[in-house]
RNA sequence: AGAGUUUGAUCCUGGCUCAGAACGAAGGCUUGCGGCGUGCCUAACACAUGCAAGUCGAACGAGAAAAUCUUGCUUGCAAGAUGAGUAAAGUGGCGCACGGGUGAGUAACGCGUGGGUAAUCUACCUUUGGGACAGGGAUAACACUUCGAAAGGGGUGCUAAUACCUGAUACGAUGCAGUCUUCAAAAGAUGAUUGCAUGAAAGGUGACCUCUUCCUUGAAAGUUGCCGCGUGAAGAUGGGUCUGCGUACCAUUAGUUUGUUGGUGGGGUAACGGCCUACCAAGACUACGAUGGUUAGCUGGUCUGAGAGGAUGAUCAGCCACACUGGAACUGACACACGGUCCAGACUCCUACGGGAGGCAGCAGUGAGGAAUUUUGCGCAAUGGGGGCAACCCUGACGCAGCGACGCCGCGUGGGUGAGGAAGGCUUUCGGGUCGUAAAGCUCUGUCAGAAGGGAAGAAAUGCUUAUAGGUUAAUACCUUGUAAGUUUGACGGUACCUUCAAAGGAAGCACCGGCUAACUCCGUGCCAGCAGCCGCGGUAAUACGGAGGGUGCAAGCGUUGUUCGGAAUCACUGGGCGUAAAGGGCGCGUAGGCGGCCAAGCAAGUCAGAUGUGAAAGCCCACGGCUCAACCGUGGAAGUGCAUUUGAAACUGCUUGGCUUGAGUAUCAGAGGGGAAAGUGGAAUUCCCGGUGUAGAGGUGAAAUUCGUAGAUAUCGGGAGGAACACCAGUGGCGAAGGCGGCUCUCUGGACCAAUACUGACGCUGAGGUGCGAAAGCGUGGGGAGCAAACAGGAUUAGAUACCCUGGUAGUCCACGCCGUAAACGAUGGGUACUAGAUGUCGCGGGUAUUGACCCCUGCGGUGUCGCAGCUAACGCAUUAAGUACCCCGCCUGGGGAGUACGGUCGCAAGAUUAAAACUCAAAGGAAUUGACGGGGACCCGCACAAGCGGUGGAGCAUGUGGUUUAAUUCGAAGCAACGCGAAGAACCUUACCUGGGUUUGACAUCCCCUGACAACCAUGGAAACAUGGCUUUCCCUUCGGGGACAGGGUGACAGGUACUGCAUGGCUGUCGUCAGCUCGUGUCGUGAGAUGUUGGGUUAAGUCCCGCAACGAGCGCAACCCUUGCCUUUAGUUGCCAUCAUUAAGUUCGGCACACUCUAGAGACACUGCCGGUGUUAAACCGGAGGAAGGUGGGGAUGACGUCAAGUCCUCAUGGCCCUUAUAUCCAGGGCUACACACGUGCUACAAUGGCCGGUACAAAGGGCAGCGAUACCGCGAGGUGGAGCUAAUCCCAAAAAGCCGGUCUCAGUUCGGAUUGGAGUCUGCAACUCGACUCCAUGAAGUUGGAAUCGCUAGUAAUCGUAGAUCAGCAUGCUACGGUGAAUACGUUCCCGGGCCUUGUACACACCGCCCGUCACACCACGGGAGUUGGUUGUACCAGAAGUAGUUGGGCUAACCCUUCGGGGAGGCAGGCGCCUAAGGUAUGGUCAAUGACUGGGGUGAAGUCGUAACAAGGUAGCCGUAGGGGAACCUGCGGCUGGAUCAC
Repeated sequence: AGAGUUUGAUCCUGGCUCAGAACGAAGGCUUGCGGCGUGCCUAACACAUGCAAGUCGAACGAGAAAAUCUUGCUUGCAAGAUGAGUAAAGUGGCGCACGGGUGAGUAACGCGUGGGUAAUCUACCUUUGGGACAGGGAUAACACUUCGAAAGGGGUGCUAAUACCUGAUACGAUGCAGUCUUCAAAAGAUGAUUGCAUGAAAGGUGACCUCUUCCUUGAAAGUUGCCGCGUGAAGAUGGGUCUGCGUACCAUUAGUUUGUUGGUGGGGUAACGGCCUACCAAGACUACGAUGGUUAGCUGGUCUGAGAGGAUGAUCAGCCACACUGGAACUGACACACGGUCCAGACUCCUACGGGAGGCAGCAGUGAGGAAUUUUGCGCAAUGGGGGCAACCCUGACGCAGCGACGCCGCGUGGGUGAGGAAGGCUUUCGGGUCGUAAAGCUCUGUCAGAAGGGAAGAAAUGCUUAUAGGUUAAUACCUUGUAAGUUUGACGGUACCUUCAAAGGAAGCACCGGCUAACUCCGUGCCAGCAGCCGCGGUAAUACGGAGGGUGCAAGCGUUGUUCGGAAUCACUGGGCGUAAAGGGCGCGUAGGCGGCCAAGCAAGUCAGAUGUGAAAGCCCACGGCUCAACCGUGGAAGUGCAUUUGAAACUGCUUGGCUUGAGUAUCAGAGGGGAAAGUGGAAUUCCCGGUGUAGAGGUGAAAUUCGUAGAUAUCGGGAGGAACACCAGUGGCGAAGGCGGCUCUCUGGACCAAUACUGACGCUGAGGUGCGAAAGCGUGGGGAGCAAACAGGAUUAGAUACCCUGGUAGUCCACGCCGUAAACGAUGGGUACUAGAUGUCGCGGGUAUUGACCCCUGCGGUGUCGCAGCUAACGCAUUAAGUACCCCGCCUGGGGAGUACGGUCGCAAGAUUAAAACUCAAAGGAAUUGACGGGGACCCGCACAAGCGGUGGAGCAUGUGGUUUAAUUCGAAGCAACGCGAAGAACCUUACCUGGGUUUGACAUCCCCUGACAACCAUGGAAACAUGGCUUUCCCUUCGGGGACAGGGUGACAGGUACUGCAUGGCUGUCGUCAGCUCGUGUCGUGAGAUGUUGGGUUAAGUCCCGCAACGAGCGCAACCCUUGCCUUUAGUUGCCAUCAUUAAGUUCGGCACACUCUAGAGACACUGCCGGUGUUAAACCGGAGGAAGGUGGGGAUGACGUCAAGUCCUCAUGGCCCUUAUAUCCAGGGCUACACACGUGCUACAAUGGCCGGUACAAAGGGCAGCGAUACCGCGAGGUGGAGCUAAUCCCAAAAAGCCGGUCUCAGUUCGGAUUGGAGUCUGCAACUCGACUCCAUGAAGUUGGAAUCGCUAGUAAUCGUAGAUCAGCAUGCUACGGUGAAUACGUUCCCGGGCCUUGUACACACCGCCCGUCACACCACGGGAGUUGGUUGUACCAGAAGUAGUUGGGCUAACCCUUCGGGGAGGCAGGCGCCUAAGGUAUGGUCAAUGACUGGGGUGAAGUCGUAACAAGGUAGCCGUAGGGGAACCUGCGGCUGGAUCAC
């Protein structure tokens, strides 16, 4: 620091996901040791048991027992002593408000931070002043008694105090009144002073006799030490209270409040205060967010981050709150009190049923909840706390130990050497590779664990003893302070640590290995099982599932899950955006607010600088130090960006004052304008009415029909009525803030602009809320209604047509008044100011030169367009009218869908508008541009593509192939063009793969091993055959004589075999686009990039053929040419070919001749290149015409098929991976089938006849084939053919006759002398065999068919058409196929249209690429949500009822020790019980708000491999689309009105 993921690819926007760190964690697998930390995040749920707060005898009274000892004796009793002034209990003092726990509540002065308290308190502690006098009455314990089950009480009697009370005294205390001083300047406070009033106390203990007293020792009423007590002052500590600032979310919470806000009097508190009360006033808070709701303890800090921030608030520390729930007070220095009291409630327990007891959110522990969190341990040795003079006691605070890998840190599981690269595993191309120096083996060391031995620090005190120095005192006592020595104290723990011994011995796992992301192979599985953080893997070769081997990463841990921050600049202060990606409000006016021109002076709020205080400790950071290191810990420093106080500065902002004119405004002059409102008025046109002329149609459409018309339409002329809109002018021209505004005239009125002066003097900009305007549609009331026209009706179209088209037609459109408040209300671009190259139009006003004038030209200001530089932008594009550079203010955005929806609120008559979520779901949605493909887009061009022609197919019969059906089987494949006379260049058996039946199992075929020797042939039997059984017969080749080889039989197992599967695992081959002209590359250039350029453009060509131009220059595969054939000529060579000449014959028949001249054969060459001429064209390429030539513009034909497309075809040609079968899916045999037959289709043959049929005669080819062959002459047969065999291994012989043609004859338009199917009979040939199932011949039979519907095919010249010939396959079988020649046409104006193709351009939501994409209803399943008669629960408001405990108040007739008075009876003061009553918790009633759960039914939404209906959108998407609105319709949608371009095409 980034990465993956939208696309065919690209850039951008934008979300999702990952890599990092962390945790009080949990789950999984695993686990050797130690140190330091840490451990109920859930039920503030309920708790058994034990412990967690006591102590003081030096405050007080009283005071045991067990046990032991002694004495006495009636030997088991009594007394005494010790135990012991002990235990336990009580009065009293201090403590129990600390320490410990938890986070329920609390959005608050609760917390943090800084201040104030002149408005306050503070026990114990420290310092200090002065005191502590004189008295009194009770009471618990205890004793007796009594009630109760218990808990717990009652009565009578006795007693003490540092318990209680009275009096005295009292200062500098308090209160009141007064005077003065100082501070403050508001209240008030400090100090000094005068008067009056009020308020204290307690003793205990040790020592001593100096003073005093009793006086002999000795003692206290004395003296003195210590502790305690009381009153003041001061300090320290700790609180209380007030306050500035900061402190979560929701505005779908906007108004709240009656003790409320303030004042006065009174009360209350330690203290201010509506804190409380009476009265008076009507205030107080709030958009800088009151009130309400939800959530939450706050902070130091912790985690993360570069930081700013974000998240968090465990452990440790500070503060707050709470203690079963609610309420209340008492005591006390402090509580409204965790281990106190009272009351109410819930719950649990005891009970004798009458009553009682309890509160673990203390430490352990239990149950429950939960994914989940420990021992009912040891000790007060240390630190700290309470009490005590002290010893000491108490202390679940704390120190330790235990449990848990929960976290952090450290150590170990060994080191060296060791290649036969062992065995084994895995893999393999079978060679090897790898685990791997890894192991074994040899050698070394000893951390941890184990055994044995030694063994700390943590301990310093206190107390006591001794010694000594001070203080006090009369004193060397006592006491106290200090020093020195000695003694005493360890839970952890025989722990840390050290030494020795033995021993490599006891100690490694977890996750991952497709990319991100380090790490790859085999097997299994086969869209199954499964994986997955995202993208995505798995449908038979899975580096993605499971296992294995290997590897990678971390390591006593590893990985998963959850959560937080980061990455995320993805809420942007640092640090984002808004033309098209999400995002500018429809537009003005304007309030609050924010911001604001120039000059000068002052102030010092902001700002800047210094100083001071604070910012607790711990933590973080730095340095040093202590545990062997580290974690951990100690000491010191730094930091703590903050707050407050104070001193200064005065540039900027601010405030105050004074001025200025440039911003802004006002006045005056002129012109422009569809700016607005209202009144009037005009002509053209449509429609209607009346009249005339006139007659059969009109109208409408793609074509029609509905409709109108003989009752007179349409057309035409004249007259009239009425409503609406204003042609031309008219213009990217004008005006307006926007919506919007268009005949003409008048009236009223707003704004902008130009010019020149004058005036005011910052008066400005923006603008949350607010308010006004606001197209069309729509709504209300009343008018109006010509045309148009939602709805509606009819006619068409259509599969349907709730549409597009047509005929009608109502709301509406128009006017007045009032609502609505929305639009693609758009420049998809908020307003203002300033700055930043230009060029060129146009509108308004002005200036200059010049002119008679209008123009033209130069120039200024204000609008409105186009182009363009810098700059900006993801690109497109914007560019002085910015989307550039800056500032100010407002509005808005934060992935797609759900959804601009639900609920709630506001507005509206309604329609609806506005504000505006969530659950759930997806990994994308999107912008711009690129390359393709596509378009019922455009331009250009080509092709037997159409057109022009000729001949066919489709109708008939037959042949053949296919589908279908049938069958035991009808083997399989081929499927639009590009399957269907195709594989098959030839199924009777064979072929043959299919069926039935019969056989074989190392096999019909190959290799290896063993044994044997022949094998084969022949014969017999059985059988349909294969084959089986038996018989007969016989002995291959080589040899070094061992044997070897070939072949055959038998055997064993490796294996053979498979036309079984997969052409979607493949090779090869082939088809097709298409013989179409295309397909690419290198370098350069342009672009962020995909890509572009080149290859586009202008011409031209059959052609990306060539030329010109050009940021391109070159090149490759294709085109063309080179190849074959054919056409003319030359030359060479003449046999089997030829014959002009010479012979010869019936005949080139034959011999010569070589004469080969010609034809021909087959080798070589030549020829044609737009080469020449003319014209056109850009001086080009090229085209047109001409000459010459056998041939002229690629001469004709063939072969030749670019990059690629179709998962095209073929596993049944062949090859081949994988998989499957192995007495069968292999193999052999016989028979059958592939030849079936209601039917449908393709391809052909023959015809329908006279351009013909038949008969006779007669002429002319080319190219082929032939030895298991072609087969002549001859003879036989009507014929197919037979007999026979000459010749020929072929320019020699044969097949072989060419046919159409020509000549002559006949038939005469008929189902015929056409046509030949079908059938009967008789034959021939091939073949083992002709029934299923061959071809041919003869005789006889003589079907359909008289030129073929819709539709459709081929062909442009030696072509179509027509005629025959040959060949391959083949025993035989040809209408098929492939070749060959003969005869031999017609037509092409042309490119509008159909089809296919090429290039350019355009649109696109397509990229599997239009056979694309995609919308909505309906049906089914699941999910979350809304509504819903209601129901239930929580919370809260208001009104009322009721009212426990309790404080203040009041009363107090009952009761009453201290003080006072008394006549001693009593009375008073004071107090208590009780009563009343204010307030008030729980509770209750009524009625609201709000939240949640649930609810028959219902609504839309989302999701879901193959459901239904259509086809709305994307191309002009086939009616351009979309926005708003209204109506209609199964549904997408359709239609009306207005708007937009985010519409193609054409034209200007």
Small-subunit ribosomal RNA from an uncultured prokaryote, 1548 nucleotides, folded computationally.